[in-house]
C1' cells in the first nucleotide's frame, strides 16, 4: 500500500431497519447487625472515537481522519 471488523458510564457490555442512551460490576449513602461480610432502597456516573454531511430529528446513514485486530501482497 489494499479490504474487512471494532470504539457506549470507572470496568464488561444492550440498543430489532433514524424519535426520551439502557443492564450487570463497581462507587456513595441509607435500612438491617455489637461490627463485618451478605441482603435490601436510593443516588451519582455518558461530547455514543473526532471532525463533517444528509435529514424535523442521527450512537444508528454517508464521508474524511485517529487507536486497536484481523486479511491479502
Nucleotide at each position: 500500500g489494499g479490504g474487512g471488523c471494532u470504539a457506549u458510564a470507572g470496568c464488561u457490555u444492550a440498543g430489532u431497519u433514524g424519535g426520551u442512551a439502557g443492564a450487570g460490576c463497581u462507587u456513595u449513602u441509607g435500612c438491617u447487625u455489637u461490627g463485618c461480610a451478605a441482603g435490601c432502597a436510593a443516588a451519582a456516573a455518558g461530547u455514543u472515537a473526532g471532525c463533517g454531511g444528509u435529514u424535523c430529528g442521527a450512537a444508528u446513514c454517508c464521508g474524511c481522519u485517529u487507536a486497536g485486530c484481523u486479511c491479502c501482497a
The prediction has a mean pLDDT of 80. This is a predicted structure of a 73-nucleotide RNA (transfer RNA) from Candidatus Hodgkinia cicadicola. Its Rfam family is "tRNA". The family's RNA type in Rfam is transfer RNA. The RNAcentral record of the sequence draws on ENA.